[in-house]
RNA sequence: GCCAGUGAGUAAGGGUGUCCUGUUAAAGGGACUGAGAUUAUACCUUUAGAACUUGACUCGGGUUAUACCGACGAAAGGAACAUCGCUGGCUUUUUU
Repeated sequence: GCCAGUGAGUAAGGGUGUCCUGUUAAAGGGACUGAGAUUAUACCUUUAGAACUUGACUCGGGUUAUACCGACGAAAGGAACAUCGCUGGCUUUUUU
């Protein structure tokens, strides 16, 4: 000096469903899956990109029901660093 991993910092992106109860309507309460079910001081993801969106009021399976599981998907899109620390490796220079 370069590369990789990892921690921090700041920045950016994203989702928040289904069923039951309750009510004039709400609010509220409970259950299911999940990292996260609308502010959570959160959680996840940032090109090595399945976080998330489109396809999709899609298809197969299952469920009280639902992106609940799988296919679709070697599809399409999609947001970061010239910062700091630590560890490891490679290369070069100097000294002994």
Molecule: TPP riboswitch aptamer (THI element)
Organism: uncultured Fodinibius sp.